[in-house]
RNA sequence: CGACCAUCCAGAGCAGCCGAGAGACCUGGCUCGACGACGCUGCAGCAACCCCCCGUCCGCGGGUGAGGGUGCUACCGCCAGGACCGAUGGAGG
Numbered sequence: 001c002g003a004c005c006a007u008c009c010a011g012a013g014c015a016g017c018c019g020a021g022a023g024a025c026c027u028g029g030c031u032c033g034a035c036g037a038c039g040c041u042g043c044a045g046c047a048a049c050c051c052c053c054c055g056u057c058c059g060c061g062g063g064u065g066a067g068g069g070u071g072c073u074a075c076c077g078c079c080a081g082g083a084c085c086g087a088u089g090g091a092g093g
Base pairs, nucleotide, nucleotide: 001093004090005089006088007087008086013043014042015041016040017039021032022031023030025082026081027080028079029078044073045072046071049069050068051067052063053062054061055060077085
């Protein structure tokens, strides 16, 4: 980078830095934001996709969060409509 599979109405925030937009894109709405949003870093937490453990009819079912790899921690992926939509994980090229 392109194709495949699964998930996206549950859950979980403080500090430091930065300084104006942010909630992916378009239209319309709603909301967050100088009482500092968004983002970055650290710590903490949540969850359980993979590793791991048990069972298996090999499809999968269950367990754990003390451990490893990710992820996530305003609002249902903020809402409605739209589109070769997007995000995360897994396996593979």